[in-house]
Purine riboswitch aptamer from a Bacillota bacterium, 102 nucleotides, folded computationally. The organism belongs to Bacillota, within Bacteria. The sequence was found by an Rfam model in a public genome assembly.

RNA sequence: UUUAGCAAAAAUAAAUAGAUUCGUAUAUGCUUGGUAAUAUGGACUGAGCGUCUCUACCGGGGAGCCGUAAACUUCCUGACUACGGAUGAAAGUGUGCCUAGG
Numbered sequence: 001u002u003u004a005g006c007a008a009a010a011a012u013a014a015a016u017a018g019a020u021u022c023g024u025a026u027a028u029g030c031u032u033g034g035u036a037a038u039a040u041g042g043a044c045u046g047a048g049c050g051u052c053u054c055u056a057c058c059g060g061g062g063a064g065c066c067g068u069a070a071a072c073u074u075c076c077u078g079a080c081u082a083c084g085g086a087u088g089a090a091a092g093u094g095u096g097c098c099u100a101g102g
Base pairs, nucleotide, nucleotide: 001015002014003013004012019087020086021085022084023083024082025081026056029049030048031047032046033045034044035043041066042065050057058078059077060076061075062074063073064072097102098101
């Protein structure tokens, strides 16, 4: 969503689909403990913050920086999840046509 159900509705039962896109959230972000690599490297892991929010907090690539030390910086691109809107699909029903299945 549809069907059954009913005076009407509800309960209840059954059937089918669950894809695309847009919006909101979050900046796929920030803080921090431990461990690890060293210009052919710059990683791994734990905790916390962030959302009137569950989950996630990562993949790919570019540029820079660090003269061997313990520390990275920046940019591009791609999502997932939650909620809402729109479209589509499916199921079912009605009608028309040819035909007895479209």